This is a predicted structure of a 74-nucleotide RNA (transfer RNA) from a Bacteroidota bacterium. The prediction has a mean pLDDT of 80. RNAcentral holds the sequence, with entries from ENA. Lineage of the source: Bacteria > Pseudomonadati > Bacteroidota. Its Rfam family is "tRNA". Rfam describes the family as follows. Transfer RNA (tRNA) molecules are approximately 80 nucleotides in length. It is annotated as a transfer RNA.

RNA sequence: GGGUUGUUAGCUCAGUUGGCUAGAGCACCGUCUUGACAGGGCGGGGGUCACUGGUUCGAAUCCAGUACAACCCA
Repeated sequence: GGGUUGUUAGCUCAGUUGGCUAGAGCACCGUCUUGACAGGGCGGGGGUCACUGGUUCGAAUCCAGUACAACCCA
C1' cells in the first nucleotide's frame, strides 16, 4: 500500500427484507425486606447506534468518504 470483517448503554451483546417511541443481561441509583451484610422484591437513570455526507416520505439498517480495531496479502 491492497483486501475482508467489525464499531449500538459503564461492560458483554441482540436488533429478522428500511417503518412508528432502540432493547436484554450484568453493573449503577432509590426503596422494601434484615440487628447488619449478602441475597431477593419493586421502581428508576443512562445511548446523538464511531464520525461526516448522500439516497428515501422515513436510515442503527442502504451508498460514499474518514477514523479506529482484528485478520489476510504484498